Glycine riboswitch aptamer from Proteobacteria bacterium UBA6492, 96 nucleotides, folded computationally. It was read from a public genome assembly, where an Rfam model found it.
[in-house]
């Protein structure tokens, strides 16, 4: 220093998976479908929460997943959606 990367944050970018368009009673509509409310039965894990731990810390005390649990959520599109990447800013090693 206008300096590769690790590392971080962000963001109306791009990709992103499972699972019943289930019954059934009601508002709604001329009707029908689509919505929407309550029930009921089956199901998904990748919002979020919760719980184990491999690990991490000299120990201890924390902290900790794509594994677990389904409380929430979800099971046509539609929106979400861990994670991945793109961009921008931080960071500041390597180099000079």
């Nucleotide at each position: 220093a206008c300096g590769a990367a690790a590392g971080g944050u962000g963001u109306a970018c791009g990709g992103g998976a499972g699972a019943g368009a289930c019954u059934c009673a009601c508002c709604g509509c001329u009707a029908c479908c689509u919505g929407g409310u309550g029930a009921g039965c089956g199901c998904c894990g990748a919002a979020g929460g919760c719980g184990c731990a491999a690990c991490u810390c000299g120990c201890u005390c924390g902290g900790a997943a794509u594994c677990g649990c389904u409380c929430a959520g979800g099971c046509a599109a539609a929106a979400g959606g861990a994670c991945c990447g793109g961009c921008a800013c931080c960071g500041g090693u390597a180099u000079a």
Its mean pLDDT, the model's own confidence on a scale to 100, is 79.